[in-house]
Notes:
Predicted 3D model of RNase P RNA and transfer RNA as a complex of 413 nucleotides.
RNA sequence: CAAGGUAGACGAGCAGUCGCUUUUUUUAAAAAAGAGGAAAGUCUGAGCACCAUCGGAUUAGAAUGCCGGCUAACUGCCGGGCAGGGUAACUUGACGGAAAGUGCAACAGAAAGUAAACCGCCAUUUGGUAAGGGUGAAACGGUGAGGUAAGAGCUCACCUCAAUUAAGGGAACUUAAUUGGAUUGGCAAACCCCAUUCGGUGCAAGGUUAAAUAGAGGAGCUAAUGCGAAUCCGACAAGCUCUUGGGUAAACCGCUCGAUUUAUUUGGCAACAAAUAAACUAGAUAAAUGGCUGCUGCCUUAUAAAGGUACAGAACUCAGCUUAUAGUUUGCCUUGAUCA
RNA sequence: GCCCCCAUCGUCUAGGGGCCUAGGACGCAGCCCUUUCAAGGCUAAAACCGGGGUUCGAAUCCCCGUGGGGGCA
Numbered sequence: 001c002a003a004g005g006u007a008g009a010c011g012a013g014c015a016g017u018c019g020c021u022u023u024u025u026u027u028a029a030a031a032a033a034g035a036g037g038a039a040a041g042u043c044u045g046a047g048c049a050c051c052a053u054c055g056g057a058u059u060a061g062a063a064u065g066c067c068g069g070c071u072a073a074c075u076g077c078c079g080g081g082c083a084g085g086g087u088a089a090c091u092u093g094a095c096g097g098a099a100a101g102u103g104c105a106a107c108a109g110a111a112a113g114u115a116a117a118c119c120g121c122c123a124u125u126u127g128g129u130a131a132g133g134g135u136g137a138a139a140c141g142g143u144g145a146g147g148u149a150a151g152a153g154c155u156c157a158c159c160u161c162a163a164u165u166a167a168g169g170g171a172a173c174u175u176a177a178u179u180g181g182a183u184u185g186g187c188a189a190a191c192c193c194c195a196u197u198c199g200g201u202g203c204a205a206g207g208u209u210a211a212a213u214a215g216a217g218g219a220g221c222u223a224a225u226g227c228g229a230a231u232c233c234g235a236c237a238a239g240c241u242c243u244u245g246g247g248u249a250a251a252c253c254g255c256u257c258g259a260u261u262u263a264u265u266u267g268g269c270a271a272c273a274a275a276u277a278a279a280c281u282a283g284a285u286a287a288a289u290g291g292c293u294g295c296u297g298c299c300u301u302a303u304a305a306a307g308g309u310a311c312a313g314a315a316c317u318c319a320g321c322u323u324a325u326a327g328u329u330u331g332c333c334u335u336g337a338u339c340a
Numbered sequence: 341g342c343c344c345c346c347a348u349c350g351u352c353u354a355g356g357g358g359c360c361u362a363g364g365a366c367g368c369a370g371c372c373c374u375u376u377c378a379a380g381g382c383u384a385a386a387a388c389c390g391g392g393g394u395u396c397g398a399a400u401c402c403c404c405g406u407g408g409g410g411g412c413a
Stems, first nucleotide, its partner, number of pairs: 001336010012296007020034006036311001040322002043320005048202004053235007061198005066080005081095001082093004096193002101191002103187002118133002120129003141159006161180008206253004216244006225237002260279008297309003341412007350366004358396001369383004389405005
């Protein structure tokens, strides 16, 4: 200098003038604050609230799936193991089980899993064979040597696989030794089996006050009903279900002090946890957070002029995931070339 | 806010791991027939919303995105 990997940051600022919302004080004026890294998608989880309710068992349905840790929790995050990709830094994984059972593999091929003899080789007699060739995504381990009528784990060496044992590790796993037969092929984002977990509805949840009307009418059920997928048992509750018609739909709370933010120290590889100190950063309710002028920053360009400045707007809150994004910039790491 | 469904030639549709060189109808183009048109017959062109993954192989199975529609409140 070039190419790449990984973790971040910013994505506008200042002044004047006019205007809007909330809070505080008071001199009705002043001061302070006022939309994001994704506010988006609604893919996940929880806080919180309600449902004549809880507990147990069985059967469904759904979700997750290597090991350990973090968190309020998660399908999230961190670290590790194994497998794949990459020269590497790194990165991806929908990562339990195929001897519990059922099923699928078209075409080609002789034959596709208790599956095989087409060409070939040997023999000449019924036969033996699966090394070589062909087909295919996949054909009863691979390489080399010996042996054989010709061949084959038939035998041996190395590798692979299975079982057992030992060591290391907290574990997933790793390494080694011994024995064995030449190996019980692939697909579970096929049905399934195993292990773990799971009530529903959601701030338009829910609550308070005020006002108004019709304290209206009809039908069914009787220990039925309730236990939120179904059934059963126990406790508990005391009416329940459907329908006709009328009135109200206004104000306030929920609504922002939070699993909050920043800094330091300690512990930890890290995610993160604890302690101390400081801070308060929208709360609207048909929806505010802005308009104009001047200058500056950044990009393109010739250090000019001119032009441009991305994706995009809170509605209970938070922790993640995914998607969109003109551009600028920082740290660490890998590879290549050149110079000293 | 919550829940569910769909996307295949120009149009309407069938398909549901290999039969797909993706089928059918209407439309468009050409040929035959007819004095000519229509009708009829024959032939040809024309498509799986986009991306990624599983698998030997994906229109079909899974995930994400884009667009459209429906229901409840």

Notes: It holds a member of the Rfam family "Bacterial RNase P class A". Rfam describes the family as follows. Ribonuclease P (RNase P) is a ubiquitous endoribonuclease, found in archaea, bacteria and eukarya as well as chloroplasts and mitochondria. It is annotated as a ribozyme.